[in-house]
Context: one part of a larger RNA
Molecule: small-subunit ribosomal RNA, 3' major domain
Organism: Dehalococcoidia bacterium
């Protein structure tokens, strides 16, 4: 100087407390461990792995396994040599395919060279050879880049000066204050930098201009520009500096709300499988192509979710209100068929124009009456539909079947307001889908916070130390 303390002081955070909804019990989905397997490819492992890489494993993907092939190779560059019936290649044979055999026919560009030509030279392409390619093989403890975490915590430093033999200190401590090393005052310090704040985006109010769509000037909406909030005004407290408490006006009040933005560094944290890359290793194989299988196994354990256990509910009928997105290899209307999935159909739309598109909870009417039920929907059987070359392993529909489950032990998670909770909608990936995941969007819309003793994490000062 740090680090640590079941030392002290001050302070903060959904950290506790006060509340609401959960998880932990059941069924199912997904991930992981374990086990199994020819293979169940690999990575991620306290917080900071476990709906994570994967924004989508039937083939492909695919890296794994079995079997069958190829060897300058699936792909690139260079050099040497060869060769016009050359390159290419229909029909054919072996084969699961890849690949191999065979082969009718049969080229291109430039020049010789005026026209044609299988005359010649060169090129392209081909064959053989040599350099090389290739490797999701190893090392994230050789690395770049990127990322997680402490933590959006308020810290981390520098120049000059001063103090100290020195390591170092001071500044950065102290008195107030703040979300903040934020600001003020004081001070052997005076200044400065990276962070904080602000600048950026969205949203909330108003004004101006323009505008496709639309019947429509206004309004709404979209685009652009501007105004507005600054403790500016008032009162009180204080050192009358900074600030705090209250009030007025205002759409908004003291950072208005949300996002993006992550200092010096820590964990030899993660990633050689996104990419790049040093070294090492393989080179008729650890490369590469194909068929089939596997990544989907299943006594079990954990993690993240979905659906429930019902009456604030379930069924049936009627009826209302969004936002944000996507669409030409696409979205697909009206109309018709079918109980339905779906099919026929073909209008419109390269989209404020057309379509996806029905929002659902909510509301009204009615049935059910506390039961393993008109709750719950797992599982299984049958019959169909869709995608695709292919459904063993996909999704959807109808009929039948109707398990467990009556609110969950110890423990544990999220959340402070348009938040939690409940409700649906859209998108990416994508032929199709295992999405209950993820990323967004709106609708309905709470309760509680006395407080900081305790738990966890963090900041500043101080103290002890046989620790570095």
């Nucleotide at each position: 100087u740090g680090a640590c303390g079941g030392g002290g002081g001050c302070c903060c955070g959904c950290a506790c407390a006060a509340g609401c909804a959960g998880c932990g019990g059941a069924g199912c989905g997904u991930g992981u461990g374990g086990u199994u397997u020819a293979a169940u490819u690999c990575g991620a492992u306290g917080a900071u792995a476990c709906a994570c890489g994967a924004a989508g494993a039937a083939c492909c993907u695919u890296a794994c396994c079995a079997g069958g092939g190829c060897u300058u190779g699936a792909u690139a560059u260079g050099c040497c040599a060869g060769g016009a019936g050359u390159a290419g290649g229909a029909u054919u044979c072996c084969g699961a395919a890849a690949g191999g055999a065979g082969g009718a026919c049969g080229a291109c560009c430039u020049g010789u060279a005026u026209c044609c030509a299988g005359u010649c030279a060169g090129g392209a392409g081909c064959u053989g050879g040599c350099a090389c390619a290739g490797g999701u093989g190893c090392u994230g403890c050789a690395u770049g880049g990127c990322u997680g975490u402490c933590g959006u915590c308020a810290g981390c430093u520098c120049g000059u000066g001063c103090c100290g033999u020195g390591a170092g200190g001071u500044g950065u401590u102290g008195g107030g204050u703040u979300a903040a090393g934020u600001c003020c005052c004081g001070c052997a310090a005076c200044g400065a930098g990276c962070g904080u704040a602000a600048c950026c985006c969205u949203u909330g109010u108003c004004c101006u201009a323009u505008g496709u769509u639309a019947a429509a000037u206004u309004c709404u909406c979209a685009u652009a520009g501007g105004a507005g909030a600054c403790u500016g005004c008032c009162u009180u407290g204080u050192a009358c500096a900074g600030c705090a408490a209250g009030g007025a006006g205002g759409a908004a009040g003291g950072u208005g709300a949300g996002g993006a933005u992550g200092a010096c560094g820590u964990c030899a944290a993660g990633u050689c499988a996104g990419c790049a890359u040093g070294g090492c290793c393989c080179u008729u194989a650890u490369g590469u192509c194909c068929u089939g299988g596997g990544c989907u196994a299943c006594a079990c354990a954990c993690a993240c979710g979905c659906u429930a256990c019902a009456a604030u509910g379930g069924g049936u009928g009627a009826u209302a209100c969004a936002g944000a997105g996507g669409g030409u290899u696409g979205c697909c209307a009206a109309g018709g068929a079918g109980c339905a999935a779906u099919c026929c159909g073909g209008a419109g739309c390269u989209a404020a124009u057309c379509c996806c598109a029905a929002a659902a909870a909510a509301u009204c009417a009615u049935c059910c009456u506390u039961a393993g039920u008109u709750c719950g929907g797992a599982u299984u059987g049958c019959a169909g539909g869709c995608u695709g070359a292919a459904a063993u392993c996909g999704c959807c529909u109808g009929c039948a079947u109707g398990a467990a489950g009556u609110c969950g032990g110890a423990g544990u998670u999220g959340c402070u307001a348009g938040u939690a909770a409940c409700c649906g909608c859209a998108g990416g990936u994508c032929a199709g889908c295992u999405a209950u995941a993820c990323u967004g969007c709106g609708g309905u819309g709470a309760a509680u916070a006395c407080g900081u003793u305790c738990u966890c994490g963090g900041g500043c000062c101080u103290u002890g130390u046989a620790c570095a």